The prediction has a mean pLDDT of 75.
Predicted 3D model of a 171-nucleotide RNA (Lysine riboswitch aptamer) from Sporomusa malonica.
RNA sequence: GGAUGAAGUAGAGGUGCGGGCGUCAAGAGUACUUUCAGGGAGAGUGGCAUCAAUGACCUGAGAGAAAAGGGGCGACCGCCGAAGUAAGCAAGACUGCCAAGUCUUCUUAUUGGUCUUACAUCAAAUAGAUUUAAGACUGUCACCAUUACUUGGUGGAGCGCUAUCUCAUCU
Numbered sequence: 001g002g003a004u005g006a007a008g009u010a011g012a013g014g015u016g017c018g019g020g021c022g023u024c025a026a027g028a029g030u031a032c033u034u035u036c037a038g039g040g041a042g043a044g045u046g047g048c049a050u051c052a053a054u055g056a057c058c059u060g061a062g063a064g065a066a067a068a069g070g071g072g073c074g075a076c077c078g079c080c081g082a083a084g085u086a087a088g089c090a091a092g093a094c095u096g097c098c099a100a101g102u103c104u105u106c107u108u109a110u111u112g113g114u115c116u117u118a119c120a121u122c123a124a125a126u127a128g129a130u131u132u133a134a135g136a137c138u139g140u141c142a143c144c145a146u147u148a149c150u151u152g153g154u155g156g157a158g159c160g161c162u163a164u165c166u167c168a169u170c171u
């Protein structure tokens, strides 16, 4: 000087990723509250609780009228397994209680990133998300060809790629 391996540090991809905040649509003229009229003894839940002739509940007409989860956009902040999705277990939080459900944390699996189309699933949804299939763009590595300037093809996956310090082994 070179090769391989381990651990660490830094970095790149671009319609890149996430977060809370603001705003907009949807949710929805729905839930709920209330007035009038008619009927009226049960209503209600998975189970309790609870409500009810001082009229529950149902039907019709009118008045008032939300919110959450989900989404678009914007600037800001944090980032480059950023993070998403699915499954599972336990703990915590939420709704009157238990169960169930939802959210957060954790584990495992899967997906390089973005976009378009189709099927399916979730969803109130024609919004949005995800797997799969097809296609396009893009970063990266390996191999092959072209060749001097990068251009094309095939394949791989982020447990990747680039740079570098240290340590170990080999030369």
Stems, first nucleotide, its partner, number of pairs: 001171006008164004014080001016079004021074004032064008042051002046098003083111006090105005112138007120130003140156006

Its Rfam family is "Lysine riboswitch aptamer". Its family is annotated with lysine biosynthetic process in the Gene Ontology. The sequence is in RNAcentral, with records from Rfam and Ribocentre.